[in-house]
Formats: sequence, structure tokens, C1' cells
RNA sequence: ACCGAUAAAGGCAAACUUAUCGAAAGGUAAGGACGCAAAGCCACGGGCCUACAGCAAAACAUUUGCUACUGGUAGCCGGGUCGCCGAAG
Repeated sequence: ACCGAUAAAGGCAAACUUAUCGAAAGGUAAGGACGCAAAGCCACGGGCCUACAGCAAAACAUUUGCUACUGGUAGCCGGGUCGCCGAAG
């Protein structure tokens, strides 16, 4: 350094509930633990979600696909960056 114990110390917190912000997706705080060795941080690439617009198809009030774009997701993946502990190999 890779790696990650039936190790130790400590950490985070899904669903759900309440409050609050937001048009929504979603965020924040408290409760709560499904899980997590980066589930610390960063929307850079892809994905997904959301709002709006254009085009096309079905078709007559909507649905699907594509393109552009707003916001989000770091607990979808990749990438960047910082970092606790130390058995075996």
C1' cells in the first nucleotide's frame, strides 16, 4: 500500500411518524434502525426522479418515445477529494 476480523474505540441512519421548506421530485430537524468501511464531502460522466417546452406516433385527452432544459438523488454506478482502526493474507 492492497485488503477488511465473529477485533476494539467511535460514527452514519433506510422504511415509517411528527414538524417545517418546496409547485413537485426532494431537503432540513426530532424520533426510529433496514442497512453501511467511506452510507464523509463534490452533480464532473452515465442512470433514475421532477418541472416545463418542442417534435413524432397512437389518438381526442391523455399516453408513449425522442430532443433541449430546471431542480433533485453522493443510500444507483463510475470519477475526484479528504479520512478513523489494524487481525489474517

A computed fold for an 89-nucleotide RNA from Aquibacillus salsiterrae, annotated as c-di-GMP-I-GGC riboswitch aptamer. Lineage of the source: Bacteria > Bacillati > Bacilli > Bacillaceae > Aquibacillus. It was read from a public genome assembly, where an Rfam model found it.